This is a predicted structure of a 74-nucleotide RNA (transfer RNA) from a Bacteroidota bacterium. It matches the Rfam family "tRNA". It is annotated as a transfer RNA.

């Protein structure tokens, strides 16, 4: 330098002919059990969906462009 993939909750991951208020496990918190913890069990809160722009009646999803990350190849 070039091809390709990825970036969605604190963390690891789901959500696909584009369509109604984007889930889940873990963790945080808060209750129940316990003599107490821990485990277990109920609950609750957590998001500009990497930025800014563009198609659309309507974008997490299509498209351009930048940021940051991987693999390859030179």
């Nucleotide at each position: 330098g070039g091809g390709c993939c990825c970036u969605u909750a604190g963390c690891u991951c789901a959500u696909u002919c584009g369509g109604u208020u984007a889930g889940a496990g873990c963790a945080a918190c808060a209750g129940a059990c316990u003599c107490a913890u821990a485990a277990u069990c109920u609950g609750u809160g957590g998001g500009u969906g990497g930025a800014u722009g563009g198609u659309u009646c309507g974008a997490u999803u299509c498209c351009a462009u930048c940021a940051g990350g991987g693999c390859c190849c030179a």
The coordinates come from a structure-prediction model, not an experiment, and the mean pLDDT is 80.
The organism belongs to Bacteroidota, within Bacteria.
The sequence was found in a public genome assembly.